Predicted 3D model of an 86-nucleotide RNA (Glycine riboswitch aptamer) from Limimaricola sp. The coordinates come from a structure-prediction model, not an experiment, and the mean pLDDT is 81. It matches the Rfam family "Glycine riboswitch aptamer". Gene Ontology term of the family: glycine biosynthetic process.
RNA sequence: GCGGGCACGGCGGGAGAACUGGUCAUCCAGUGCCGAAGGAGCAACCGCCCCGGUAAUCUCUCAGGCGCAAGGACCGCCGUGUCGAC
Repeated sequence: GCGGGCACGGCGGGAGAACUGGUCAUCCAGUGCCGAAGGAGCAACCGCCCCGGUAAUCUCUCAGGCGCAAGGACCGCCGUGUCGAC
């Protein structure tokens, strides 16, 4: 110095899921539904082997969501910091 890992920020992309009634709005209620914020749970495997550690886009749906908006895992680009092989 360059690619790379991690954290944060910016920009762009970003899915799924209803109806009815009330009455006018952004909302409320009933039932139903969705999974990609967050949360929870489990395998192989490992251990000091009673038990414990431990993953997800899997499972659950507490939360959240089911008009727009907002949010949104994840992906790309950029920036800052940091780590560290060559």